[in-house]
The prediction has a mean pLDDT of 78. c-di-AMP riboswitch aptamer (ydaO/yuaA leader) from Streptomyces oceani, 158 nucleotides, folded computationally.
C1' cells in the first nucleotide's frame, strides 16, 4: 500500500423524525455529550353539515372481518416445513420469477438509461369525507453512486 473489522469526528443519503439564545437531572476539567420534561417545525390518525356509498324497519345467531402507518401492492411457479383434518382440503411458513409502487448527492418538471428496495408494524369487530375541535409519532437504518439531455428556479464568485 491493499483488505477487513472496530471506535470518534466531520460530510453526506433514505425516511415526517429536525431545531430550541428552555427547564430539571446526570457526567466530563471544560467545550460539550447523555436522560427526562416542554416549546417550534414536521409527518400521521380520529372527528360534522354537504358530497359519496349503502339502504324497506327492527332483532337474534353464524360466516367472511374491517381500517391504519409506509413505495412496499398484486400474480404466478416450486416445494411438501408448520397446524388441524380419516383423507381430500384448509391455514400458516419457506425459496424462486415477476409486478404496482418507491430511492438514487442543490431544488422542481419531464425524455432515454442503469443499479436497488419492493420489509416491518399498529388498532381490535371499530374507522368514507370532514371545518370546529380531539390524539398520537418525531424513529431506525446506510456509506452503494450512473448518469446524459431540455426548460425554470436557487446558491456561490466576478
Nucleotide at each position: 500500500g491493499u483488505a477487513c473489522g472496530g471506535u470518534c469526528a466531520u460530510c453526506g443519503c433514505c425516511g415526517a423524525a429536525u431545531c430550541c439564545c428552555c427547564g430539571u437531572g446526570g457526567u466530563g476539567c471544560g467545550a460539550g455529550c447523555c436522560a427526562u420534561g416542554g416549546g417550534a417545525g414536521c409527518c400521521g390518525g380520529g372527528g360534522a353539515c354537504c358530497c359519496a356509498c349503502a339502504c324497506g324497519c327492527a332483532g337474534u345467531c353464524c360466516c367472511g372481518g374491517g381500517g391504519g402507518u409506509g413505495a412496499a401492492u398484486c400474480g404466478g411457479g416450486c416445494g411438501g416445513c408448520c397446524u388441524u383434518g380419516a383423507g381430500a382440503g384448509a391455514g400458516g411458513g419457506g425459496c424462486c420469477c415477476g409486478u404496482a409502487g418507491g430511492a438514487g448527492a442543490c431544488c422542481u418538471u419531464c425524455c432515454u438509461g442503469c443499479u436497488c428496495c419492493g420489509a416491518a408494524c399498529c388498532c381490535g369487530u371499530c374507522a368514507g369525507c370532514u371545518a370546529a375541535c380531539c390524539c398520537g409519532g418525531u424513529a431506525g437504518g446506510c456509506g452503494a453512486g450512473a448518469a446524459g439531455g431540455a426548460a425554470g428556479g436557487a446558491a456561490a464568485g466576478g